[in-house]
RNA sequence: UGCUUAACACAUGCAAGUCGAGCGAAGCAGUUAAUUUGAUUUCUUCCGAUUGAUUCUAAACUGACUGAGCGGGGGACGGGUGAGUAACGCGUGGGUGACCUGCCCCAUGCCGGGGGAUAACAGCUGGAAACGGCUGCGAAUACCGCAUAAACGCACACAGCUGCAUGGGUCGGUGUGAAAAACUCCGGUGGGAUGGGAUGGGCCCCCGUCUGAUAAUGCAUGUGGCGGGAUAACGCCCCACCAAACCGACAAUAACUAGCCGGCCUGAGAGGGCGACCGGCCACAUUGUGACUGAGACACGCCCCACACUCCUACGGGAGGCAGCAGUGGGGAAUAUUGCGCAAUGGGGGAAACCCUGAUGCACCGACACCCCGUGAGCGAAAAAAUAUUUCUGUAUGUAAACUUCUAUCACCACGGAAAAAAAUGACAGUACCUGACUAAAAAACUCCGGCUAUAUACAUGCCACCACCCGCGGUAAUACGUAUGGAGCAAGCGUUAUCCCGAUUUACUGUGUGUGAAGGGAGCGUAUGCGGUUAUGCAAGUCACAUAUGAAAGCCCGGGGCUUAACCCCCGGACUGCGUUUGAGACUGUGUCACUAUAGUGUCGGAGAGAUAAGUGCAAUUCCUAUUGUAUCGCUGAGAUGCGUAGAUAUCAGGAGGAACUCCAGUGGGGAAGGCGGCUUACUGGACGAUAACUGCCGUUGAGCCUGGAAAGCGUGGGGAGCAAACAGGAUUAGAUACCUUGUUAGUCCACGCGGUAAACGAUGAAUAUUAGGUGUUGGGGAGCAGAGCUCUUCGGUGCGGCAGCAAACCCAAUAAGUAUUCCACUUGGGGAGUACGUUGGCAAGAAUGAAAUUCAAAGGAAUUGACGGGGACCCGCCCAAGCGGUGGAGCAUGUGGUUUAAUUGGAAGCAACGGGAAGACCCUUACCAGUUCUUGACAUCUGGAUGACCGGUCUGUAAUGGGACUUUUCUUUCGGGCCAUACAAGCCAGGUGGUGCAUGGUGGUGUUCAGUUGGUGUCGUGAGAUGUUGGGUUAAGUCCCGCAACGAGCGCAACCCUUAUCUUUAGUAGCCAGCAGUAAGAUGGGCACUCUAGGGAGACUGCCGGAGACAAUCCGGAGGAAGGUGGGGAUGACGUCAAAUCAUCAUGCCCCUUAUGACCUGGGCUACACACGUGCUACAAUGGCGUAAACAAAGGGAAGCGAGAUCGCGAGGUUAAGCAAAUCUCAAAAAUAACGUCUCAGUUCGGAUUGUAGUCUGCAACUCGACUACAUGAAGCUGGAAUCGCUAGUAAUCGCGAAUCAGCAUGUCGCGGUGAAUACGUUCCCGGGUCUUGUACACACCGCCCGUCACACCAUGGGAGUCGAUAACGCCCGAAGCCGGUGACUCAACCGAAAGGAGAGAGCCGUCGAAGGCGGGAUGGAUAACUGGGGUGAA
Repeated sequence: UGCUUAACACAUGCAAGUCGAGCGAAGCAGUUAAUUUGAUUUCUUCCGAUUGAUUCUAAACUGACUGAGCGGGGGACGGGUGAGUAACGCGUGGGUGACCUGCCCCAUGCCGGGGGAUAACAGCUGGAAACGGCUGCGAAUACCGCAUAAACGCACACAGCUGCAUGGGUCGGUGUGAAAAACUCCGGUGGGAUGGGAUGGGCCCCCGUCUGAUAAUGCAUGUGGCGGGAUAACGCCCCACCAAACCGACAAUAACUAGCCGGCCUGAGAGGGCGACCGGCCACAUUGUGACUGAGACACGCCCCACACUCCUACGGGAGGCAGCAGUGGGGAAUAUUGCGCAAUGGGGGAAACCCUGAUGCACCGACACCCCGUGAGCGAAAAAAUAUUUCUGUAUGUAAACUUCUAUCACCACGGAAAAAAAUGACAGUACCUGACUAAAAAACUCCGGCUAUAUACAUGCCACCACCCGCGGUAAUACGUAUGGAGCAAGCGUUAUCCCGAUUUACUGUGUGUGAAGGGAGCGUAUGCGGUUAUGCAAGUCACAUAUGAAAGCCCGGGGCUUAACCCCCGGACUGCGUUUGAGACUGUGUCACUAUAGUGUCGGAGAGAUAAGUGCAAUUCCUAUUGUAUCGCUGAGAUGCGUAGAUAUCAGGAGGAACUCCAGUGGGGAAGGCGGCUUACUGGACGAUAACUGCCGUUGAGCCUGGAAAGCGUGGGGAGCAAACAGGAUUAGAUACCUUGUUAGUCCACGCGGUAAACGAUGAAUAUUAGGUGUUGGGGAGCAGAGCUCUUCGGUGCGGCAGCAAACCCAAUAAGUAUUCCACUUGGGGAGUACGUUGGCAAGAAUGAAAUUCAAAGGAAUUGACGGGGACCCGCCCAAGCGGUGGAGCAUGUGGUUUAAUUGGAAGCAACGGGAAGACCCUUACCAGUUCUUGACAUCUGGAUGACCGGUCUGUAAUGGGACUUUUCUUUCGGGCCAUACAAGCCAGGUGGUGCAUGGUGGUGUUCAGUUGGUGUCGUGAGAUGUUGGGUUAAGUCCCGCAACGAGCGCAACCCUUAUCUUUAGUAGCCAGCAGUAAGAUGGGCACUCUAGGGAGACUGCCGGAGACAAUCCGGAGGAAGGUGGGGAUGACGUCAAAUCAUCAUGCCCCUUAUGACCUGGGCUACACACGUGCUACAAUGGCGUAAACAAAGGGAAGCGAGAUCGCGAGGUUAAGCAAAUCUCAAAAAUAACGUCUCAGUUCGGAUUGUAGUCUGCAACUCGACUACAUGAAGCUGGAAUCGCUAGUAAUCGCGAAUCAGCAUGUCGCGGUGAAUACGUUCCCGGGUCUUGUACACACCGCCCGUCACACCAUGGGAGUCGAUAACGCCCGAAGCCGGUGACUCAACCGAAAGGAGAGAGCCGUCGAAGGCGGGAUGGAUAACUGGGGUGAA
């Protein structure tokens, strides 16, 4: 500290009783003195006497006994709750001259004398009960007259005092009215009257007190007056009459919500939120009326009535009200014991003792909050075990534990034991506290570890499961999920959720903004409001200052003190920023007065102007009509068609009609508030400007509402209608074309009068005033100077440009501010929903104005930056196009791919940048695939053990083959222990994997691209991203170079350096060469090295020279010389980065997976399949050719398991034999196209060679699936290829052959080599790609981007909705309880009067007004719900 919800319903007990010193009666106990009775005792003469327990009767007295009744005071306090209430309810400060006040205090004086009742009680009696009825008795401090009374009340008249006023107060006078109660212990207590005080209240007032105007009018007893009534008192509080008022944009009235405050939480403060506990006030007591009593109530534990509910009942009738304390049910996420005591504090009664007190003091329950304390301390390393992890050495938990030593707060046990009360009295309580003993024992959880934010790893999971305030995490290596270990934080707590404040200057008073981010009203006039010129002076409202009163206490702050400390409590001081009173000040604001002229306005003079309105008038052009000339088209378009025209168009010319608009001048020129205004003339008219300084003297400014103007379209009525032209129709375009183009044409456009009231009504910039560098145009007016057509200077008013300071997020603005200041108005507060819905206003309608919410998202937006992109621009390049040459696409075949098929057709590559690519060569092998057999430490590697001494080889058997079985043979070395090596066996560490992931990687190559780009440093500029440099002017193949420049100087690229080729030179001269000499069949040989050639070294080319162009540059053009000329040709060389591009199947490698198999061996098959589609090639289609014959000229290479001459055999492929050559020597090796001659003569051919048959050759273990070649025979398609598309710019294309790698064999492929050898380039408009600058951008995964709307589906909230249901507050009528008031009162009545009758007075009853609940009714408001329906939001593809 503890029902925040149901002011929901309540069982049971308690919460307000007390006084006998107010009263009578009764009971009980006792006492006193009598009466009655006579147990018992004693004496006895036994007769009696005596004693007197017990009992009876009546009386008196006493009692701290009981407690019903009459009576008194108290039950109006204390305690609870917050439903109602937006109000004088609360707060604050006043008023009451408009009031009351029991108990208490002070003062003055008083308490005399009578009367009649009644309860209790008794009897009778009704009722189930509750509760009564009648008769009788009878008391009081109960009740009623009378007496007495002023400084009391009332009435009358008078005097003087006081207040702004209604009024107040004083003195005395007259008249009149109203009192009392006793008790006693004799001390006192009590009663009545009056005045005063104190206390407590009532009423009134200024100011303050939630939300929304989509609630703007409300009020009818409502406002005021007069006269009454009522009240303690003022008042329309009530009544009658009269008047027509009263409240309200300074927010009335109605609605929603809410008790208010001191304070509490938060905040730097100003503020914002809240109103639990404690304290002050208010309201309420089941709901709704009402009164009674009383000092005080319209009364929580009083009364009457009504409705609802519960209970009792004998059915006739009664009883009840926990929002008192406990407690129960219910509701709820949620809140305690049917406790102890009056000991303390306080309250009621009483003279007091005392009684009562769920107020209160205590205890119990709840970590609900705050505070304090503990759960141990020292030592202790084999750094134990265990766990986690690991790079397998270790590391961490961790001195932590154990062990050992010590302590005892707390807990437990035991002894003692308070204060709280100055005598008695202690619920708490044997509590707090003290002491002793005792044991480390009984005592640690929770959250977090991606960033914010201190703190990490492992495993498991695999966009699943989950997490998450926000950003986000999770799709097989998750520090983010889950678990573990470790760590971080806090700690008897920790975290989540809800709520409030802060951060948030994100409603901005302190303290924001409005050109482009949300936001200036479309414009003006002007009301209220706000703000306002100079001098002097009065006042003192604001303002400032002193003093004073108040601002309750508690709380807060400071300083002390008390509980062991603290929380907590106590004391002192401060503060409480406020309101009131009083006294001053007089700057500023205000207000009044006397003045002024700088605001403003008037007058006079002057010029400028598409300013407005009305009337008139003019011309060019279009169209139409009539007529002329004239003949076939015209018109339109990108091209056309619809359309017009032989009934004569277009064209041409003449005349006429009609409507609309005003060429040139014409101008970032003019004037207007804006919208808007343009031929000319006239009339009337508004405003601004300049000059002057005569007049007024702050007359100003802004401007909510109001009022007025307000483009175009639109609406109404009536005209008008030439041109143009929505809608509409036709023709085109198109996939479609409800469009763009075209033909026609209606509303409309025009006029008059009305309506409407909006625009990107824009300078996206409200109005006014002042102020702050300069420059240069233009427009209207004035002044000065000069001799001046004019020029210069200057001034006021407009309108532009560029620019300084300043401002701004930047862009920009910049005396026409978006600068510096002031005043006022309007508007903004994330995006969508939405300028929508509902409501309201105005409108004929269209539609306008005002203007939300639910819901949804984490953004939407501005300015600038870098890229990328553009069917944007400028410049440049490239076989990019163009100009050419030759192809592909058609045929056949080869080869690759897809698809299909299959036991398998292994796998990868996919636009360029996959597809004769990996593969420089699949019959077995390769081989990764399939079928079948077999092996399991394994085909391969390392280590250990014991055994053997081999292994290899050979023979036999067996199988499809490997495997299997049998037999045989046989080492080295030594210190003699062994060692090396090998084999099989055993055990386990392990081997093995072309299994997965190229999206975990390294490496490598591809691409853009041999394109000219790319990037630091320092400096400078910018808030920054970034820029500059790298842009610009030239130039280049080039960011190549030059010049300029806030840049300077560099890196990677370019170029060059390297290789090769073209020329020369030098050196060398074999296997090369042969000029001269000798010589041959032959450079075969001698000889020579001059030449060719070979291969080493050099030279050469650099815009070096000349001329011109250019900026005296770079460079370009032309020329000379030169073998070569402007990087000579070719190659190698490939920047920063891009494509999660390719490759785990070259290799390496993380992780995952397999381990008698996804590993290994073998045989056979497959990769070679075949309705089909595509890519890349070869051969062709022929005469520029085919075939035949004979003849000529290369380069570069290869060669030993090789190349192989020659000879010989074969038609041939080839065979046999065999010389030479590890090569400038030998060989492959024949070059082919070509040229010459011959033939063929345009045909499916002497083209073409596919296919097929037969026969062969070679390689190889093997040629069936499935090799190449040869011979003979066969002789398919194909007669130059649609759309489309590829390559190439010179020794290139085209064409011709040769070689090599791979390789047993297999080449139309690939890589090289040489031979023959063109055509064309005007040029950069277009296509494609690229580069630089610039521009736009809503793109940044970057145009293969982004993104709009409909439709379909699902879900969500919401508007309308025929209606339906209940709720709320009023209104009208009906009924009308209790009750007050009024009337009546024939009935009733003790007190007073009266002898009596009767009277006075009172009452019952009855009637009336008002009146709660109830009933009926039509409206209003706000909800819930509803078939159907409207739009909106979200979601997946």